[in-house]
């Protein structure tokens, strides 16, 4: 810079802190990124495997909206070139 903050899902267990809050474990939710699903690519859809995230966004306004805040824009190794992991399974539609 761009996108989203609609819906969804924990009164869970433990640790630290004066407090706010943070961390770990387990469970659950969700298609933001990667991988995978039609021969290739793109768009759409699917998929919770890998990387994140969430399980309460806040204030003003009649509303439109504005301001603030948050999340994502894969991970690991390497000086670089480059390399590595991503379960079983289940299945696609359109365009070129």
């Nucleotide at each position: 810079g761009c996108a989203u903050c609609a819906a969804g899902a924990g009164c869970a267990g433990g640790g630290c802190u004066g407090a706010c809050g943070c961390c770990c474990u387990c469970g659950c939710c969700a298609a933001c990124c990667u991988a995978c699903c039609c021969g290739a690519c793109c768009c759409g859809g699917g998929c919770a495997a890998g990387g994140u995230g969430g399980c309460u966004c806040c204030g003003c306004g009649a509303a439109a909206g504005c301001g603030g805040g948050a999340u994502g824009u894969g991970g690991c190794c390497u000086a670089a070139a480059g390399g590595c992991a991503a379960u079983c399974a289940a299945a696609c539609g359109g365009g070129u």
SAM-I/IV (S-adenosyl methionine) riboswitch aptamer from a marine sediment metagenome, 96 nucleotides, folded computationally. The prediction has a mean pLDDT of 79. It matches the Rfam family "SAM-I/IV (S-adenosyl methionine) riboswitch aptamer". Rfam 15.1 lists 567 matches to the family in 508 species. Clan: SAM clan.